[in-house]
RNA sequence: GUCCUUAUAGUUCAGUGGAUAGAACAACCCCCUCCUAAGGGGUAGACGUAGGUUCGACUCCUGCUGGGGACACCA
Numbered sequence: 001g002u003c004c005u006u007a008u009a010g011u012u013c014a015g016u017g018g019a020u021a022g023a024a025c026a027a028c029c030c031c032c033u034c035c036u037a038a039g040g041g042g043u044a045g046a047c048g049u050a051g052g053u054u055c056g057a058c059u060c061c062u063g064c065u066g067g068g069g070a071c072a073c074c075a
Stems, first nucleotide, its partner, number of pairs: 001071007010025004018055001027043005048064005
């Protein structure tokens, strides 16, 4: 340098065009308990970034950025 792949909550993952973006664990609050753990109920929390297509984009396309991989070049 070229190509492939990937980016969603603090973490691990769903969501492959129709809209209130979900789950588990973690965090916080409450209940239970003599206390802790366990258990039960609740709350907050996210689409890397900039454009494009579309009536409508987390989803499709392009650039950039970050992660992972393959190949090439190099004295």
The RNA shown here (transfer RNA) has 75 nucleotides and comes from a Candidatus Altimarinota bacterium.
The source organism's lineage runs through Bacteria, Bacteria candidate phyla and Candidatus Altimarinota.
Its mean pLDDT, the model's own confidence on a scale to 100, is 80.
The RNAcentral record of the sequence draws on ENA.